Notes
Model confidence (mean pLDDT): 81 of 100. A computed fold for a 476-nucleotide part of an RNA from an uncultured prokaryote, annotated as small-subunit ribosomal RNA, 3' major domain.
[in-house]
Context: one part of a larger RNA
């Protein structure tokens, strides 16, 4: 100097407490472990691995396994030879790959040759093969924690220190005061971007608001720019203002005024550095390894297996529900091999036809709610696994291995043991929509979106993690 301490002092965080809902039990969906397997491909493994890479495993993907086949190979290039190809059309084998085989069949010439094109010899491939403990580059964790440092000067033989302690104050090394220190860097704050309020500009969205029309009804139509909206430029918020304490700095106030109030909310941003953390399978590399195979093309099977044990989610275990009838309101975001209104078929998946939109114009398009019946506390009119039939879509192709629909069957569960997890306001709870990947899904997932909306927090003694200061070390 660090680091450690079941020393010691300030101080902070859903770290405890206060409250709300999970989890751990049941069924099931996923991912891992283990096991089996010819293979169950690899990779992540305490916090920081297990709905992870994977934001779409039936073929492909695919890297594994079985078997069949290629050897300059999928691609490009030089250079030597040959050659008229290639393309198409057809046959044989064969599971395809792929092998054998039939007919077709180039341009320009100065006739020397060129150009192109295919075979073929040599070089230069190719490898998701190992090494992340040889690395680039990306990421995660402490942690949005407030700390990490430097010049020049003082101090110390030096290693260092000082500054960055100290006393206040902050969310904050943030800022004041004090000072052998005086200054600046990288963080922090700001500055970006979305949101809350308002002006202004515009008006193919939205308005009977004000005027006409018109219809069975609608902004449907003429016309307006009032509004509300859409997307550009502005305003505002700064402890400015008041009052009180304080030297300040700053605090306090159900002031005041304002849509907002003391970082309004919410995002993107992660310092020096730990951890030999993860990725050689997303891309690059160094080195080693294979080269008629560890490369590569193909059929067909596995990654989806199943005494079993752990993550994480999904549905429940009812009356603040269940089912039946009838009614109302959203915001994102998508659409041309696409969304599909509207009508007919059909109990429905869905088909037939058919309009509209390359979109503020059409379309995808809400559910919890609310009126108003039913069901009476039971394994039930909860619960749906689960397994039988018959279907419907995609797609060469649904057996292994798709989603979805009707019938029909009705499993387990009556609130979870020790323990445990998230959540501090438009949050948790619930509630339903949209995207991405995608022919189709195995989504209950990931990421948005807005609707309905709480309780609790004396306080910091304790669990855990963290910063500052001081102390003790036989520890680096």
């Nucleotide at each position: 100097u660090g680091a450690c301490g079941g020393g010691g002092g300030c101080c902070c965080g859903c770290a405890c407490a206060a409250g709300c809902g999970g989890a751990g039990g049941a069924a099931c969906a996923u991912g891992u472990g283990g096991u089996u397997u010819a293979a169950u491909u690899c990779g992540a493994u305490g916090a920081u691995a297990c709905g992870c890479g994977a934001g779409g495993a039936a073929c492909c993907u695919u890297a594994c396994c079985u078997g069949g086949g290629c050897u300059u190979a999928a691609a490009u290039g030089u250079a030597g030879a040959u050659u008229g190809c290639a393309u198409g059309a057809g046959g044989u084998g064969g599971a395809a790959a792929c092998a054998c085989u039939u007919c077709u069949u180039c341009c320009c010439u100065u006739c020397g040759g060129g150009g192109c094109u295919a075979u073929u010899u040599a070089c230069a491939a190719g490898g998701u093969g190992c090494u992340g403990c040889a690395u680039g580059g990306u990421u995660g964790u402490c942690g949005u924690c407030a700390g990490c440092u430097c010049g020049u000067g003082c101090c110390g033989u030096g290693a260092g220190g000082u500054g960055u302690c100290g006393g206040g104050u902050u969310a904050a090394g943030u800022c004041c005061c004090a000072u052998a220190a005086c200054g600046a860097g990288c963080g922090c704050a700001a500055c970006c971007c979305c949101u809350a309020u308002c002006g202004u500009u515009a008006g193919u969205u939205g308005c009977c608001a004000g005027c006409g029309g018109a219809u069975a009804a609608u902004g449907c139509c003429g016309g307006g720019g009032a509004c509300u909206c859409u997307a550009g430029c502005g305003a505002g918020a700064c402890u400015g203002c008041c009052a009180c304490c304080g030297u300040a700095a700053g605090g306090u106030g159900a002031g005041a005024g304002g849509a907002a109030g003391g970082u309004g909310g919410g995002g993107a941003u992660g310092a020096c550095g730990u951890c030999a953390a993860a990725u050689c399978a997303g891309c690059a590399c160094g080195g080693c390894c294979c080269u008629u195979a560890u490369g590569u093309c193909c059929a067909g099977g596995g990654c989806u297996a199943c005494a079993c044990a752990c993550g994480u989610g999904u549905u429940a275990c009812a009356a603040u529900g269940g089912c039946c009838g009838g009614u109302a309101c959203a915001a994102a975001g998508g659409g041309c091999a696409g969304c599909u209104a509207c009508a007919c078929a059909g109990c429905g998946a869905u088909g037939u036809g058919a309009u509209g939109c390359u979109a503020a114009u059409c379309c995808c398009u809400a559910a919890a709610g609310c009126c108003g019946g039913u069901c009476c506390c039971a394994g039930u009119u909860c619960g749906g696994a689960u397994u039988g039939g018959a279907g419907u879509c995609u797609g060469c192709a649904a057996c292994c291995c798709g989603a979805c629909u009707c019938c029909a069957u009705g499993a387990a569960g009556u609130u979870g043991g020790a323990u445990u997890c998230g959540c501090u306001a438009g949050u948790a709870a619930u509630c339903g929509g949209a995207u991405a990947u995608c022919a189709g899904c195995c989504a209950u997932g990931a990421u948005c979106c807005g609707g309905u909306g709480a309780a609790u927090a004396c306080g910091u003694u304790c669990c855990c993690g963290g910063g500052c200061c001081u102390u003790g070390u036989a520890c680096a």